[in-house]
Context: one part of a larger RNA
RNA sequence: AGCAUAUAGUGAAUGCCUUGGCACUAAACGCCGAUGAAGGACGUGACUAACUGCGAAAAGCUACGGGGAGUUGUAAAUGAACUGUGAUCCGUAGAUGUCCGAAUGCGGAAACGCACUGAGAGUGAGUCUCAGUAUCAUAACAGGAAUACAUACUGUUAUGAGGGGAACCUAGGGAACUGAAACAUCUAAGUACCUAGAGGAAAAGAAAGUAAACAAACGAUUACCAAAGUAGUGGCGAGCGAAAUGGUACAAGCCCAAACCAUAGGUAGUAAUAUCUAUGGGGUUUAGGACCACAUAAGUAGUUAAAGUAUAUAUAGUCGAACACACUUGGAAAGGUGGACGAAACAGAGUAACAGUCUCGUAGGCGAAAUAUAUAUCAGACGAAGUGGGAUCCAGAGUAGUGCGGGACACGUGAAAUCCCGUGUGAAGAUAGGAGGACCAUCUCCAAAGGCUAAAUACGAUUUAGUGACCGAUAGCGAAUAGUACCGUGAGGGAACGGUGAAAAGCACCCCGGGAGGGGAGUGAAAUAGAACCUGAAACUAUAUGUUU
Repeated sequence: AGCAUAUAGUGAAUGCCUUGGCACUAAACGCCGAUGAAGGACGUGACUAACUGCGAAAAGCUACGGGGAGUUGUAAAUGAACUGUGAUCCGUAGAUGUCCGAAUGCGGAAACGCACUGAGAGUGAGUCUCAGUAUCAUAACAGGAAUACAUACUGUUAUGAGGGGAACCUAGGGAACUGAAACAUCUAAGUACCUAGAGGAAAAGAAAGUAAACAAACGAUUACCAAAGUAGUGGCGAGCGAAAUGGUACAAGCCCAAACCAUAGGUAGUAAUAUCUAUGGGGUUUAGGACCACAUAAGUAGUUAAAGUAUAUAUAGUCGAACACACUUGGAAAGGUGGACGAAACAGAGUAACAGUCUCGUAGGCGAAAUAUAUAUCAGACGAAGUGGGAUCCAGAGUAGUGCGGGACACGUGAAAUCCCGUGUGAAGAUAGGAGGACCAUCUCCAAAGGCUAAAUACGAUUUAGUGACCGAUAGCGAAUAGUACCGUGAGGGAACGGUGAAAAGCACCCCGGGAGGGGAGUGAAAUAGAACCUGAAACUAUAUGUUU
């Protein structure tokens, strides 16, 4: 020095555990903000570094409910207090709420500096307190240039907006990798991403529809299942990919413009009148409406904001069965043996090992001063309609269509209808017009160029209840709390760290030592459970013994 064995150390694997995560289900709820949000800074405690709470009224104040013995958060100890005159705690409503932040008096390197106006206090003040003072839009009023009327512009007042938010939604823009086994049309994909906007949903939506084919029928939209990977489309490659229709969920329909009438005003005209504007009535879809004639229900059918009443639900709670059974092992009984009981409750968790009957719960009942939501109801408010006639009038124009160029439609220009843009043209007027996948005729269906519309649908920041052939500390969220520590000028990147014991009973006292540490003693079931603390593998280290050279 190697090897082997043993005993220790180091080290942290493994096992077991779970405070934390992940996914899903059912429901609730779905916006917050100039009455200053989201998010922060700084403060705030007897002592206070951090977290949590709160805001100079500062781990809190008030009222009303609940609750009933302890309490002063995490978080021990000390001190000082509170509490059956009901504290702490829980819920509802309110008060307070510094400074920054849309940040809004001006400025600014956020949490700071400096103003003006009015009111008040005080006087020494460059003092103090309170309130107001941003911009934009709209409306009204006032002032008011060059420039006469005017207009621009300015001011005052009122109302609104501004910013934030997990996904969902609509709109405006819009890739590439990739696939095609290369690649260019194509695909990926109208995806990712950017922007704007809205809501609890959004969007869509009451037919110029779908269909059928000589002849029926359906009747807004949305979502799901089927139709169907079909018909189609496609360098007919890769791929893309319907609809009618049937079933289901849900169901709801309406309002303008115009014709015509009235009122007011303007313009033209001497005037009649014509025309325009505003307001009101009328009217709203094809069996149309105006108009004319006849009817007149009725303040009826119906619709409906706030408030009231009732009920239900939510936001605190509350009652809740049955072994203090005996023996036994043990440190400990919930285990074992024996006996008993409850069960609308044998879901689950805790308790010194495994508990229906110990605790919390569970099944099943009960409960709200206050606030919110839903439904019903009451009063009030608003508030329809019919029949016939067919002369006249009305029924959305730079629109429909169309040439050219694009886009969307499952549909790549194709025989390419349909829808939407750009550009150039450009109708008809209900005997008119559009569609039925080129186009024409017949036939059928419909009524464009204005608008609104609940539900069924999407999502989950958030709340409640629950579930798991989900994880169990290198796993599971990045995070058993952390967007922390740390890194970076910055955008940004981004960790690790769990476990004494049933209970601190956390080793009084003695000894060695400067201490650290150790030896006794004691606690404990156990201290090789002593805080560097459950178990404690291996690498590695040391010691002892054996053996080889």